The part of an RNA shown here (large-subunit ribosomal RNA, domain IV) has 329 nucleotides and comes from a Nitrospirota bacterium. The sequence was found in a public genome assembly. Rfam family: Bacterial large subunit ribosomal RNA. The coordinates come from a structure-prediction model, not an experiment, and the mean pLDDT is 89. The organism belongs to Nitrospirota, within Bacteria.

Context: one part of a larger RNA
RNA sequence: CCCUCGCUAAGGAACUCGGCAAAUUAACCCCGUAACUUCGGGAGAAGGGGUCCCCCGCAAGGGGGCGCAGUGAAGAGGCCCAGGCGACUGUUUACCAAAAACACAGGACUCUGCUAACUCGCAAGAGGAUGUAUAGAGUCUGACGCCUGCCCGGUGCCGGAAGGUUAACAGGAGGAGUCAUCUGCUUCGGUGGAGAAGCUCUGAAUCGAAGCCCCGGUAAACGGCGGCCGUAACUAUAACGGUCCUAAGGUAGCGAAAUUCCUUGUCGGGUAAGUUCCGACCUGCACGAAUGGCGUAACGAUCUGGGCGCUGUCUCGGCGAGGGGCUCG
Repeated sequence: CCCUCGCUAAGGAACUCGGCAAAUUAACCCCGUAACUUCGGGAGAAGGGGUCCCCCGCAAGGGGGCGCAGUGAAGAGGCCCAGGCGACUGUUUACCAAAAACACAGGACUCUGCUAACUCGCAAGAGGAUGUAUAGAGUCUGACGCCUGCCCGGUGCCGGAAGGUUAACAGGAGGAGUCAUCUGCUUCGGUGGAGAAGCUCUGAAUCGAAGCCCCGGUAAACGGCGGCCGUAACUAUAACGGUCCUAAGGUAGCGAAAUUCCUUGUCGGGUAAGUUCCGACCUGCACGAAUGGCGUAACGAUCUGGGCGCUGUCUCGGCGAGGGGCUCG
């Protein structure tokens, strides 16, 4: 010096990103216990008091004894206030993340009439289910309370079938090759033209479903939810007006927020002093309603701010114990 422990004057978080670590608290009995609340809870709230041994007595009670100390050693909640997130108990990155992530009861939409939809499999077949729409599957949301606005133009899905477009198939107008044969010319060797049937190749009109176009519906489907100018008897602001654009221009509620760039916004609170925190304001760079909005008792090895208690975290160190290191062997 290192590791693991024990003690420490005065102070008591001044340490530090942060009370990290440590200390405090602790069992049982009694008293007592707030806001809030879903009336269960919150609660072991908080905060106090008691705890050994002997004798008398049924008990109530009374008397006595020892120690520094009586849950005499060990083991055994620190507490409170406010806020964010997630309702909760659960689940998770086996070996850096336990969470505000996943799940969850509850809510909603869509599909599915049974040889169900859906999934696995080339198939047979199996699961679904020895179930049957109060069932099963998929997707989203996520207890509970109050709610969930406007837009169907685009994309998707559902419905429609008049018209347009449209594949194979059907259809075969027409065209081409071959060629019996006919024919012009001929030096009789040939050469040019036309060309039936058959075979072969090609092929227009016409007919032709779904789909698409088209017509409707649908947003707890994917998604989207404006700009400029003016106006009130101080000023400021604009209930009001004008205009352009849109499918429609963001309702309620919330808001410098797990979202605010400017920003340490401004005001208030807490501190002697507060980029954090809490309460407000609203100028929302760029909240917003099941990619749910706003609340919410209880819950949390969650995150943030504050306080009481307590302490070697610190002022600032010191002493001690055990084990290493070091020296010798």